[in-house]
RNA sequence: AGCGGGAUAGCCAAGCGGCAAGGCACCAGGCCCAUAACCUGGAAAUCAGUGGUUCAACUCCACUUCCCGCUA
Numbered sequence: 001a002g003c004g005g006g007a008u009a010g011c012c013a014a015g016c017g018g019c020a021a022g023g024c025a026c027c028a029g030g031c032c033c034a035u036a037a038c039c040u041g042g043a044a045a046u047c048a049g050u051g052g053u054u055c056a057a058c059u060c061c062a063c064u065u066c067c068c069g070c071u072a
C1' cells in the first nucleotide's frame, strides 16, 4: 500500500430494511433458619463516527477512526 473480517448494555453475543433477542453480572420479590442455588419480575444499548439513499437504516452506499488477519 491492497484485500478480507470485526466495532451492538458493565462483559459476552444474536439481529442484515419495518420500533434491538439471549446469557453472565446488577436491582427487587419469592423460597430458605441463613447464604448459595433455583423461581418470578425489572432497569440498562441515540447499534464506533460523519454524510448519503429510503416513507422508514444496526441493516444498503461513501468516507473516517480503532482492533484482528492475509498479500506485497
Base pairs, nucleotide, nucleotide: 001071002070003069004068005067006066007065010024011023012022018055026042027041028040029039030038048064049063050062051061052060
Molecule: transfer RNA
Organism: Candidatus Zixiibacteriota bacterium